Predicted 3D model of a 119-nucleotide RNA (c-di-GMP-I riboswitch aptamer) from a Planctomycetota bacterium. The model forms 94% of the base pairs in the Rfam consensus. Taxonomically the source falls in Planctomycetota (Bacteria, Pseudomonadati). The sequence was found by an Rfam model in a public genome assembly. It matches the Rfam family "c-di-GMP-I riboswitch aptamer". Rfam links the family to the GO term cyclic-di-GMP binding.
RNA sequence: CCACGAUAAUAGCAAACCGGUCGCAAGGCCGGGUCGCAAAGCCAUGGGUCUUGCUGCGCUAACAUCGGCAUUCGCCUGGAUGCCGGUUCGUGCGCACGCGAGAUCGCCAGGUUACCGAA
Numbered sequence: 001c002c003a004c005g006a007u008a009a010u011a012g013c014a015a016a017c018c019g020g021u022c023g024c025a026a027g028g029c030c031g032g033g034u035c036g037c038a039a040a041g042c043c044a045u046g047g048g049u050c051u052u053g054c055u056g057c058g059c060u061a062a063c064a065u066c067g068g069c070a071u072u073c074g075c076c077u078g079g080a081u082g083c084c085g086g087u088u089c090g091u092g093c094g095c096a097c098g099c100g101a102g103a104u105c106g107c108c109a110g111g112u113u114a115c116c117g118a119a
Stems, first nucleotide, its partner, number of pairs: 004117002012037002017032006035106001041112003045109003048104007055096005064087010
C1' cells in the first nucleotide's frame, strides 16, 4: 500500500416511534429517541421499490345531466318528492404500457473519499 475485519481502542451515524416544520404525495429538515450500522460518509450513474402528472382500459353512479312513470302543489308550456332507465364531461377506485417529473444511497450494484489494526 492492497485486501480483510476482532467480545481491541478512539470517535461517528441513528430505524421504528414522538414533537415541530416544509411538500399534493413518496419523502426531506430540526429536536428527542436508539433498532441497528465498518462506510448507515458522499454521488440518483444502472437496476429495484415508492409518489405524482399525462395517456389507455375496466369498474362505480353518490353528485351532475337527459328521458319515462307515479304522487303532490290556489305557483300548471311549471315546481317538489319518489322510482326506473340512459349519458359519461367531471368525481372516486383499480389495472397497464409508454412518456414526463420527483423520492429513496438504512434495497442492490457502480463510482469516490475516509478512522483503527488483532488474526